[in-house]
RNA sequence: GUCAGAUCAAGGCAAAGCAUCCGGAGAGGAUGUGACGCAAAACCACUGGCCUAAUUUCCCACUUUUGACCAGGGAAAAUGGUAGCAGGGUUGCCGGG
Numbered sequence: 001g002u003c004a005g006a007u008c009a010a011g012g013c014a015a016a017g018c019a020u021c022c023g024g025a026g027a028g029g030a031u032g033u034g035a036c037g038c039a040a041a042a043c044c045a046c047u048g049g050c051c052u053a054a055u056u057u058c059c060c061a062c063u064u065u066u067g068a069c070c071a072g073g074g075a076a077a078a079u080g081g082u083a084g085c086a087g088g089g090u091u092g093c094c095g096g097g
Stems, first nucleotide, its partner, number of pairs: 002097002005094001012038002017033006036084001042090003046087003049082003055077006
């Protein structure tokens, strides 16, 4: 330097839950607590998947002399997320070949 991850040693991160706060979000995030697990569960939204729908469009229904708006319900769609979904990129400990 490179390939993989048995062992050794030093360690590292932190699921769910709970508390507080942020957020439009029953998405998610931050801090503390707590450990399900993780050889990159370190960092990055480039590709795909998945989650949410403030907002937009359409539909139903409502109202009404008529029409539209407001309010109710449903569907679709990220510009919002997820790196502990997969791929990809970057960096890294230990010993081994």

c-di-GMP-I riboswitch aptamer from a Desulfobulbaceae bacterium, 97 nucleotides, folded computationally. The prediction has a mean pLDDT of 86. Of the family's consensus pairs, 95% are formed in the model. NCBI's taxonomy places the organism under Bacteria, Thermodesulfobacteriota, Desulfobulbia, Desulfobulbales, Desulfobulbaceae. The sequence was found by an Rfam model in a public genome assembly. It matches the Rfam family "c-di-GMP-I riboswitch aptamer". Gene Ontology term of the family: cyclic-di-GMP binding.